This is a predicted structure of a 107-nucleotide RNA (Guanidine-I riboswitch aptamer) from Paenibacillus aquistagni.
RNA sequence: CGAAGCGUUCUCUAGGGUUCCGCAGCGAUAUGCUUGACGCAGCUGGUCUGGUCCGAGAGAGAACCGCAGCUUGCGCUGUGACACGGAGGGAUAAAAGCCUGGGAGAU
Numbered sequence: 001c002g003a004a005g006c007g008u009u010c011u012c013u014a015g016g017g018u019u020c021c022g023c024a025g026c027g028a029u030a031u032g033c034u035u036g037a038c039g040c041a042g043c044u045g046g047u048c049u050g051g052u053c054c055g056a057g058a059g060a061g062a063a064c065c066g067c068a069g070c071u072u073g074c075g076c077u078g079u080g081a082c083a084c085g086g087a088g089g090g091a092u093a094a095a096a097g098c099c100u101g102g103g104a105g106a107u
Stems, first nucleotide, its partner, number of pairs: 007064006015054002020051002022048001023045004031041003034037001065080006082102001084105001088100003
C1' cells in the first nucleotide's frame, strides 16, 4: 500500500411522517343527500397526544448461522471485536437514525 472477512432474520425501541382510522374545526349567500339535526357525505388540520404504517451498520432482545475446542454419538462450552461521520439524492401516501452508507470525509 492492497485484498478478504467482521453474518442473517424476527420482535421491539429511539425516531418518522400522514395513505387509512381516530381526534379537532367547518359543513357556508361552495356542492350533494334526508331523518332537517350537536345530521350524513365532503373540505381543512400532523405547529393533532394517538391506532394502522415506516423504522436503525454505529440501539435492545431472541432464534438461527459462522469459527475454535470437547464428545463414540446426541450434543456441550466459548466466541462473533471496534465503530466520529455531512451535504445531496431515492422510495413509499409522506417523512425519518430507512436506502445511497461501516459511503464522501475525519481520527